Notes: Bacterial RNase P class A from Amaricoccus solimangrovi, 402 nucleotides, folded computationally. It matches the Rfam family "Bacterial RNase P class A". Its family is annotated with dimeric ribonuclease P complex, ribonuclease P activity and tRNA processing in the Gene Ontology. The organism belongs to Amaricoccus, within Bacteria.
RNA sequence: GCGGAUGGCCGGAUGGCCGCGGCCCGGGUGACCGGGGCGAGGAAAGUCCGGACUCCGGGAAGGAAUGGCGGCGGGUAACGCCCGCCCGGGGCAACCCGAGGGAAAGCGCCACAGAGAUCAGACCGCCUCUCCGCGUGGGAGUCGUCCCGCGCGGGGUGGUAAGGGUGAAACGGUGGGGUAAGAGCCCACCGCGCCGGCGGCGACGUCGGUGGCACGGCAAGCCCCGCCAGGAGCAAGGCCAAAUAGGGAUCGCGUGGGAUUUCAUCCCAGGGUUCUUCCACCCGAGCGAUCCGGGUUGGCCGCUGGAGCCCGUUGGCGACGACGGGCCUAGAGGAAUGGCCAUCGGCUCGGACCAAGCGAUUGGCCGAGCUACAGAAUCCGGCUUACAGGCCAUCCGCGCGC
Numbered sequence: 001g002c003g004g005a006u007g008g009c010c011g012g013a014u015g016g017c018c019g020c021g022g023c024c025c026g027g028g029u030g031a032c033c034g035g036g037g038c039g040a041g042g043a044a045a046g047u048c049c050g051g052a053c054u055c056c057g058g059g060a061a062g063g064a065a066u067g068g069c070g071g072c073g074g075g076u077a078a079c080g081c082c083c084g085c086c087c088g089g090g091g092c093a094a095c096c097c098g099a100g101g102g103a104a105a106g107c108g109c110c111a112c113a114g115a116g117a118u119c120a121g122a123c124c125g126c127c128u129c130u131c132c133g134c135g136u137g138g139g140a141g142u143c144g145u146c147c148c149g150c151g152c153g154g155g156g157u158g159g160u161a162a163g164g165g166u167g168a169a170a171c172g173g174u175g176g177g178g179u180a181a182g183a184g185c186c187c188a189c190c191g192c193g194c195c196g197g198c199g200g201c202g203a204c205g206u207c208g209g210u211g212g213c214a215c216g217g218c219a220a221g222c223c224c225c226g227c228c229a230g231g232a233g234c235a236a237g238g239c240c241a242a243a244u245a246g247g248g249a250u251c252g253c254g255u256g257g258g259a260u261u262u263c264a265u266c267c268c269a270g271g272g273u274u275c276u277u278c279c280a281c282c283c284g285a286g287c288g289a290u291c292c293g294g295g296u297u298g299g300c301c302g303c304u305g306g307a308g309c310c311c312g313u314u315g316g317c318g319a320c321g322a323c324g325g326g327c328c329u330a331g332a333g334g335a336a337u338g339g340c341c342a343u344c345g346g347c348u349c350g351g352a353c354c355a356a357g358c359g360a361u362u363g364g365c366c367g368a369g370c371u372a373c374a375g376a377a378u379c380c381g382g383c384u385u386a387c388a389g390g391c392c393a394u395c396c397g398c399g400c401g402c
Stems, first nucleotide, its partner, number of pairs: 001398010012344007020039002023036005041373001045384002048382005053233004058279005066229005071085005086100001087098004101224002106222002108218003123164002125160003129156012172190006192211008237301004247292007256268005270283004308327008345371007353364004
């Protein structure tokens, strides 16, 4: 100097004029006026996870169904999130990715191509024996011919799975020996199974011994194993005021006994609130479901003080925790932050002028253009997606100079 990787931050500024919303204080009968201070985000977005909170199921335990998670150990209120580590894959590396338990519990799939895709298989090849044709070498010989071969081509019997082909994948890989040619047939190393030592909380790593040299993949197919989970959601849910028709129709369910002087109370049994159990509650003219019709659409709360934020010290590799101090930062209710002007900042392009430099290039000047994604609605912790441009830190690789 160039390229790459990871993490973090900013994402406009200033002035003038006019205009907004809540809260607090003062004045005013009221409309309103004055003062103070506050007023959108890192994603407010997606509605994908987890909660707080509220109501329903009366509460608790267990089960079924359904859904989620899935290497190990931590963090957290919790999570499918975050941190660290292990293994596998990609990359020269920094780093990145992984729905990462089980294929010997069972079922299922591996299309097409190919000889053959699980306890398979011979297409092309290679080798042995033999037959035919063509060509050819040597020898013998009594011109008919015989013996021993070689090469090429075409058949048959047998052997082979090393070489080639097909395929996503071919029943271990590389090298050597051996063989007619070959094969874990044998050997070395790797791989795989089994047995042990050492290290680690653990996933796992490493070392040694031994063995037949062999039973592939897919579970992001169903499934098995382990762990977790009730349902709805602020349009949740409460309060006040007002008004109407304390309306009508249909259907379903239990409605027993005893004691006390009646009402009423108590006990037993039955029914209901759930699939089961326990507790608790309700019922005996009440409970529940469906449909039709009528009234209300107003006001207040929920509504912002929080698993909150900032600073310092401290424990931890880290996520994060502990201690001390400080701060209060929108709460609208059809929805408030805006409009205009001017000057800057940043970026892009053009100009040809100046400065530094060996040069690449950088800075200044002039002109033009542009200035991202985007807007709370109960709140918080995450994930995912969008983002013009700029800055900081660390690491990796390449090149050059000193």

Model confidence (mean pLDDT): 76 of 100.